[in-house]
RNA sequence: AGCUUGCUAGGCAAUCGCCGUGUUUAAGGUUUACCUUGGCAUGGAGGAAAGUCCGGGCUCCAUAGAGCAGAGUGCCAGGUAACGCCUGGGGGGCGAAAGUCUACGGAAAGUGCAGCAGAAAGUGAACCGCCUAAGUCAGCACUAGUGUUGAACGGUAAGGGUGAAAAGGUGCGGUAAGAGCGCACCGCAUGACUGGCAACAGUUCAUGGCGAUGGUAAACCCCACUCGGAGCAAGACCAAAUAGGAAUCCUAUGGCGUGGCUCGCGCUGGAUUCGGGUAGGUUGCUUGAGCUAAACGGUGACGUUUAGCCCAGAUGAAUGAUUGUCCACGACAGAACCCGGCUUAUCGGCAAGCUCUU
Numbered sequence: 001a002g003c004u005u006g007c008u009a010g011g012c013a014a015u016c017g018c019c020g021u022g023u024u025u026a027a028g029g030u031u032u033a034c035c036u037u038g039g040c041a042u043g044g045a046g047g048a049a050a051g052u053c054c055g056g057g058c059u060c061c062a063u064a065g066a067g068c069a070g071a072g073u074g075c076c077a078g079g080u081a082a083c084g085c086c087u088g089g090g091g092g093g094c095g096a097a098a099g100u101c102u103a104c105g106g107a108a109a110g111u112g113c114a115g116c117a118g119a120a121a122g123u124g125a126a127c128c129g130c131c132u133a134a135g136u137c138a139g140c141a142c143u144a145g146u147g148u149u150g151a152a153c154g155g156u157a158a159g160g161g162u163g164a165a166a167a168g169g170u171g172c173g174g175u176a177a178g179a180g181c182g183c184a185c186c187g188c189a190u191g192a193c194u195g196g197c198a199a200c201a202g203u204u205c206a207u208g209g210c211g212a213u214g215g216u217a218a219a220c221c222c223c224a225c226u227c228g229g230a231g232c233a234a235g236a237c238c239a240a241a242u243a244g245g246a247a248u249c250c251u252a253u254g255g256c257g258u259g260g261c262u263c264g265c266g267c268u269g270g271a272u273u274c275g276g277g278u279a280g281g282u283u284g285c286u287u288g289a290g291c292u293a294a295a296c297g298g299u300g301a302c303g304u305u306u307a308g309c310c311c312a313g314a315u316g317a318a319u320g321a322u323u324g325u326c327c328a329c330g331a332c333a334g335a336a337c338c339c340g341g342c343u344u345a346u347c348g349g350c351a352a353g354c355u356c357u358u
Base pairs, nucleotide, nucleotide: 001355002354003353004352005351006350007349008348010326011325012324013323014322015321016320018044019043020042021041022040023039024038026037027036028035029034046332050343051342053341054340055339056338057337058231059230060229061228070227071226072225073224074223075089076088077087078086079085090104091102092101093100094099105222106221110220111219112216113215127160128159129156130155131154136151137150138149139148140147141146142145168186169185170184171183172182173181187210188208189207190206191205192204193202194201195200235283236282237281238280245274246273247272248271249270250269254268255267256266257265258264290309291308292307293306294305295304296303297302327330
């Protein structure tokens, strides 16, 4: 000057509050119970409580088996309850290094896509340039088939130019000029062998001149594997009032209203029990893939054993305020069923390991 991995997240004291838990009858409410108030003891946000992006536990629903559709994952091995996470390794990119990044299966099943430039862009090409050896035509020379000049047809991927990409690269030979056309070295492909559990690697061997299989699959698609759905407002229990339901009993000569009474007229069953269920209450609720320490196994993620510990649980929803003091002057931010991850936010401080330069 950098890289990697962890830890921490203002401290101490006093007073007043807030939400829980245990205990105490101290006081009160109708005695046990229970409730309220008080006394005593004690617990009270995070590394991300966040985003809700993955994976699981738990609960209910048709026990959720098969197929289709859909979604996801995608080098190899391992860890884990599981994962898209983590660890170790391989290939590739970046870096001088420590390190770091990586959706990294298949383009020889099929379909599609590729702007501009350029002669030609995938059934892959002669624009400029280079070359006229053979064959054709014409001119000239001479000994009539040879030389020479020119043209057409043609050959050529060396050189120029275009492009992200133009048919392996360099050199020598070769040729009319050229070309893996031939050769050497390098590269590439295929096979074998060796090493490795594997991905893969090799200064090994053999074969092949090499437009062999161009690119693109975070394009459709193919292949392999995984996935039932909804979520604590899940779900369970207790249970007013009102309305409706069921059963039983009573009652149509009934009951209620109008009315002094009768007729008339109008309205209409009553009681008890039960079950569902709303408000409300209780539960789910925090002992858990838990935390701490040590030993052992493993490169590591992690696992095993032993010992110790209990660490918020609210439901209009608590964790705050004031004062003193010290310092390095304090960031991001607030639990709501619970865990494992990832991602994002974050003032600073500390520790360990490593690289390079002087």
About this RNA
Bacterial RNase P class A from a marine eukaryotic metagenome, 358 nucleotides, folded computationally. It matches the Rfam family "Bacterial RNase P class A". Rfam classes the family as a ribozyme. RNAcentral holds the sequence, with entries from MGnify. The prediction has a mean pLDDT of 76.